Bacterial RNase P class A from a Pseudomonadota bacterium, 352 nucleotides, folded computationally. It matches the Rfam family "Bacterial RNase P class A". The family's RNA type in Rfam is ribozyme. Lineage of the source: Bacteria > Pseudomonadati > Pseudomonadota.

C1' cells in the first nucleotide's frame, strides 16, 4: 500500500416565519376558556412480542402429582435462554469465530438403500489356508470333499478398536509395543478438565434436535392490570347444582377458608380522573475487579399523547439524508438498514 478481526460513537445541519402537545410563571375570564413569556417535545433499533424482571390484582394455606423450562465449569446481576472469564470439539495461516456441551453400563426405539451380514448376533458375496482325515497317482506330486478363516477386496455414513511387528497351514488382541478404550492412584486447577503413572485385552457401534434417566428452577393473569367519580337502567325473566354440595387465577389430588355458584334469554352504560413518569435513570471523576459488574462521590432532569402531539414554507451547507414514530416501565435477544468516524489487533505485498 492490499485485504481481515474486534469494539465503540454518529443517525442530516443552520437560520428565519407560522403552526401542534405538555409544563412552570402571570394576567383575564360568560370559569368553557383565552393571552404573554420561558423550558421541554420519537429510535438504535421506539420494530418482532421471542426471554427476564418492575409494578397491579387474585391472596397471603399450603403440600405433592402431572406438566414446563435450562443442561459443560465458575462469577455477575432484579432476573434471564442474556453478558463476562474458562475447559471440551470444531473452522480458519492469523487476530477470532461457532455450539440443543450432563448419561449409551437403567430400559426401550431407529439406522433407509446397498450389502453375506447394521443389537444378541459370532453372520460369508469374491475370496485365503487345506496342516489332521479324504480322493487320485508306483511316487514326487495333485483336488478342494469334510473342515479352519475374518487378515485381503467389495457394499455401505459407519462392518466385530487403528497401525506395526511375532506367530500360525491361513488367520485372528492369539502375544507383544504404541495410539484407543476402561478402573485406580498422584500433581495442578474452586471447578469444568488438564498431566503423568500403574492395572486390565477390553463391555462389537451410532443416534437421547428419540422416548427416557440425572440434576436444578418454576403460582397465574395482565396497564384492555388495578384505583376513585358522575350518569342510566328492567332489586327483568327463565334453568342447573346446592352441605354428601358449590365456589375460591392454568390441570389433578389432599388440605384450608367461605357460604352460594353456574348457564341461557333480555335491558341499560361504555363519560371522565388517576395509574402515566424522579426511574434496577444519564453524564463526570475515582478506586476495586482480568472482565461482565461493584462501590463512593458531584452533577443533570430528558414525552406522556388518548381517533392519537414536532409539520408547512424559505435560504444556505453537504455526509445528498437509509431502516423507519413512545402509548406502564426497564435489561436482554433477534430482524431491517443510507452511510461516515474513532481505537486496538491479524495476514500479505513492496521499499528504506
Nucleotide at each position: 500500500g492490499a485485504a481481515g478481526c474486534u469494539g465503540g460513537c454518529c443517525a442530516g445541519a443552520c437560520a428565519g416565519u407560522c403552526g401542534c402537545u405538555g409544563c412552570g410563571c402571570g394576567a383575564u375570564u360568560u370559569c368553557g376558556g383565552u393571552c404573554g413569556c420561558g423550558g421541554a417535545g420519537a429510535g438504535g433499533a421506539a420494530a418482532g412480542u421471542c426471554c427476564g424482571g418492575g409494578c397491579u390484582c387474585c391472596a397471603c394455606a399450603g403440600a405433592g402429582c402431572a406438566g414446563g423450562a435450562u443442561g459443560c465449569c465458575g462469577g455477575u446481576u432484579a432476573a434471564c435462554c442474556g453478558c463476562c472469564g474458562g475447559a471440551a470439539g470444531c473452522c480458519g495461516u492469523g487476530a477470532g469465530g461457532c455450539u440443543a456441551u450432563g448419561g449409551a453400563a437403567a430400559g426401550u426405539g431407529c439406522c433407509a438403500c446397498a450389502g453375506a451380514g447394521a443389537g444378541c448376533c459370532g453372520a460369508a458375496c469374491c475370496g485365503c489356508c487345506g496342516a489332521u482325515g479324504g480322493c487320485c497317482g508306483c511316487a514326487a506330486g495333485g483336488c478342494a470333499c469334510a473342515g479352519g478363516c475374518a487378515a485381503g477386496g467389495g457394499u455401505g455414513a459407519a462392518a466385530a478398536g487403528g497401525u506395526g511387528c511375532g506367530g500360525u497351514a491361513a488367520g485372528a488382541g492369539c502375544g507383544c509395543a504404541c495410539c484407543g478404550c476402561g478402573u485406580u492412584c498422584g500433581c495442578g486447577g474452586c471447578a469444568a478438565c488438564g498431566c503423568g503413572a500403574a492395572c486390565g485385552g477390553c463391555a462389537g457401534g451410532g443416534u437421547a434436535a428419540a422416548c427416557c434417566c440425572c440434576a436444578u428452577c418454576c403460582g397465574g393473569a395482565g396497564c384492555a392490570a388495578g384505583a376513585c367519580c358522575a350518569a342510566a337502567u328492567a332489586g327483568g325473566g327463565g334453568a342447573a347444582c346446592g352441605a354428601u354440595a358449590g365456589u375460591g387465577u392454568g390441570g389433578c389430588u389432599c388440605g384450608c377458608a367461605c357460604u352460594g355458584u353456574u348457564c341461557c334469554c333480555g335491558g341499560g352504560u361504555a363519560g371522565g380522573u388517576u395509574g402515566c413518569u424522579c426511574g434496577a435513570g444519564c453524564c463526570g471523576g475515582c478506586g476495586g475487579g482480568a472482565g461482565a459488574c461493584c462501590g463512593c462521590c458531584g452533577g443533570c432532569c430528558u414525552a406522556g399523547a388518548u381517533g392519537a402531539a414536532u409539520g408547512a414554507c424559505u435560504g444556505u451547507c453537504c455526509c445528498c439524508g437509509a431502516c423507519a414514530g413512545a402509548a406502564c416501565c426497564c435489561g436482554g435477544c433477534u430482524u431491517a438498514u443510507c452511510g461516515g468516524c474513532c481505537a486496538g489487533c491479524u495476514u500479505c505485498u513492496c521499499c528504506c